[in-house]
Context: one part of a larger RNA
RNA sequence: GAACGAACGCUGGCGGCGUGGAUAAGACAUGCAAGUUGAGCGAUGAACUGACGAUAGCAAUAUCUGACGGGAUUAGCAGCGAACGGGUGAGUAACACGUAGGAAUCUGCCCCAAAGUUCGGGAUAGCUCGGUGAAAGCCGGGGUAAUACCGGAUGUGAUCUUCGGAUUAAAGGCUUCGGUCGCUUUGGGAUGAGCCUGCGUUCCAUCAGCUUGUUGGUAGGGUAAAAGCCUACCAAGGCGAAGACGGAUAGCUGGUCUGAGAGGACGGUCAGCCACAAUGGAACUGAGACACGGUCCAUACACCUACGGGUGGCAGCAGUCGAGAAUCAUUCGCAAUGGACGAAAGUCUGACGGUGCGACGCCGCGUGGGGGAUGAAGGCCUUAGGGUCGUAAACCCCUGUCGGGUGCAAGUAAGGUCCUACUUACGUAGGAAUUGAUAUUAGCACCAAAGGAAGGGACGGCUAACUCCGUGCCAGCAGCCGCGGUAAUACGGAGGUCCCAAGCGUUGUUC
Repeated sequence: GAACGAACGCUGGCGGCGUGGAUAAGACAUGCAAGUUGAGCGAUGAACUGACGAUAGCAAUAUCUGACGGGAUUAGCAGCGAACGGGUGAGUAACACGUAGGAAUCUGCCCCAAAGUUCGGGAUAGCUCGGUGAAAGCCGGGGUAAUACCGGAUGUGAUCUUCGGAUUAAAGGCUUCGGUCGCUUUGGGAUGAGCCUGCGUUCCAUCAGCUUGUUGGUAGGGUAAAAGCCUACCAAGGCGAAGACGGAUAGCUGGUCUGAGAGGACGGUCAGCCACAAUGGAACUGAGACACGGUCCAUACACCUACGGGUGGCAGCAGUCGAGAAUCAUUCGCAAUGGACGAAAGUCUGACGGUGCGACGCCGCGUGGGGGAUGAAGGCCUUAGGGUCGUAAACCCCUGUCGGGUGCAAGUAAGGUCCUACUUACGUAGGAAUUGAUAUUAGCACCAAAGGAAGGGACGGCUAACUCCGUGCCAGCAGCCGCGGUAAUACGGAGGUCCCAAGCGUUGUUC
């Protein structure tokens, strides 16, 4: 000098874009953060329509009952999703990451292609009846549906094969009757993932020897898949001063800061990968997890209890307490982008889009412009003549950025729905009524008015900037040298000056 996720002191007008729990991976009240599908299923059946009938009435009609319809709503079964998205960096010195390769693999949804989609069956939740428990809940009897479950057939195919053969599938829904959404089997693709290897990746030798599933083989098991991955047997190997083993520290990278570069330091925001979800362990389901808002077990902690027993997990978004020098709203919206589900309308989405708070950072703008000397008053200095603050002010003439007020007012909107035409289809074209949290916004126009908007540090040398007063080795200053003991440009105040400026200094850290 530059830099920072900074903090502290003094000060503080506006805007844009960023950025904000670095410490206790400490504990958490409350709300929300993953649902969706009725075009898979049985139920439930709200509005609404109101036939027939009844009552009153001479009648029109009014009231009541409410069939056939109609379908809002949803607990349950079932499907898909919940393995994404979001958070954190505790652990990890490792094929974790980076890079370059490899072969022994799987891959829901998606795309292309081929073939099929047949005949049956028994249950079960919801429901109802009963029992039990304080609750969480649990148990039994009865009856019911399916794209839930099971059996038979077929076998294009696929798997196994001793090449004879054996085994192996399905589910329907909607419909304007044209189709369409599905389902089953197989091949290929795409995407995603698992595995192996070369090289690279901090410090300590005051860590020098380490290892028995250890190193290799055979056989068996196991996995989607290679492999001591596991087991039995056999052999005695394997690693190591080119640093094994042990200890300490640490998520890795793209990158960031600095530097002329080489290098050094760092890894917050954003992006890729990894790991974790109170702590430890385990598997289930599934295409995918050994699963943050799933299950089971154990432990610690906290809560409820009728003492028998239960419940919970913010390192999601806000927020609270705690520790700390220190880090924000218990906000608005799904309008956009993206995601899940759905044929769709749509629903959900603390992802995301916005607003708010903090000068935390970068950038931009303003705090006025021109004229104005008797160089006013006042302050300070003075050799008492004057000098200086200083065109600075007053005063005159203007301007109107920002802020204030009033009015108009976007773009972000593409889509989706309906109608028409065309098209094999995806869809395309035209038209209609619509969809904005931000937003009383941006922007534009007008109004008033110099009015509301400057401080911080320094002035002995390094280092730009000097005098007076006070103090008297005191009080104090200080980055280094050093200053202060009666004329202090170094302490404190004042005037003046210098530097930077909505900031300026100090501290910490890096180069």
Molecule: small-subunit ribosomal RNA, 5' domain
Organism: seawater metagenome